[in-house]
Context: one part of a larger RNA
RNA sequence: CUGGGCGUAAAGCGCGCGUAGGCGGCUUUGUAAGUCAGAGGUGAAAGCCUGGAGCUCAACUCCAGAACUGCCUUUGAAACUACAUCGCUUGAAUCAUGGAGAGGUUAGUGGAAUUCCGAGUGUAGAGGUGAAAUUCGUAGAUAUUCGGAAGAACACCAGUGGCGAAGGCGACUAACUGGACAUGUAUUGACGCUGAGGUGCGAAAGCGUGGGGAGCAAACAGGAUUAGAUACCCUGGUAGUCCACGCCGUAAACGAUGAUGACUAGCUGUCGGGGCUCAUGGAGUUUCGGUGGCGCAGCUAACGCGUUAAGUCAUCCGCCUGGGGAGUACGGCCGCAAGGUUAAAACUC
Repeated sequence: CUGGGCGUAAAGCGCGCGUAGGCGGCUUUGUAAGUCAGAGGUGAAAGCCUGGAGCUCAACUCCAGAACUGCCUUUGAAACUACAUCGCUUGAAUCAUGGAGAGGUUAGUGGAAUUCCGAGUGUAGAGGUGAAAUUCGUAGAUAUUCGGAAGAACACCAGUGGCGAAGGCGACUAACUGGACAUGUAUUGACGCUGAGGUGCGAAAGCGUGGGGAGCAAACAGGAUUAGAUACCCUGGUAGUCCACGCCGUAAACGAUGAUGACUAGCUGUCGGGGCUCAUGGAGUUUCGGUGGCGCAGCUAACGCGUUAAGUCAUCCGCCUGGGGAGUACGGCCGCAAGGUUAAAACUC
């Protein structure tokens, strides 16, 4: 390479959009590039293969045939692919109506709690722990009442509930804005799927500049514990956590499960729509789209998966090939840096 694989053994890019490419619904007519059939030319000889022959046999040599799976020319076929063309509506999109939603961005508003400040009451403790101490407090703390300030987060509702491509999104109101869903058979008429490169988004931490800083809290300091304690526990506490703009581009970025389409028993819960029947605010039934539990067939090494497949198929992309060395070195690209990405070998078991 062929083959075989990728939930957990090595292996699905963190997730979109999309270029090239690959693949692509039903149907009419045509063309004949692919395809198929016939004929002709060529495909050197030797060798290989088959049948003979000659050296006493064999190796070897000679003769004949076959083969040379290919290429070219020509005649024909027209199912399939391709190309051109007349159409279609089921794929896709658009439109109308409607309801659901922590989807996104910006601005404003609110209450509880915390800390601090001012004032009142009040007096000797308060904190904290397994027990203590560091710490705070007669310069009046803790507790309690009133007033004020600040920053951050939004209890209950809350739900294997919802929304989003993923990361993620949770007080309330407004403005702007994306997507999905249902119904209508209204419009276009294959406009589709995937997607190497490319491009955008991308938790936390970290970085740059300027703000902000209540609580929490790496580092750090002290108190304990301990044989020691550079920890676990306690008292403090700076970056950071928050905002704006710009970087970084990684995570057990997980469903450890790529995207799209089709097919293959059911039962049951729940969320958002629609239809029908009955009907006193609902009940029953059916249907479309999500989200869960169980389970037949089938699959699986087993665990388990099981119409939300890890079943049966198709298309396209990514990835794997013993462990360590190593996601490292070198080089390239990116970055302010931290580092990221691409990515070996010697050696060794």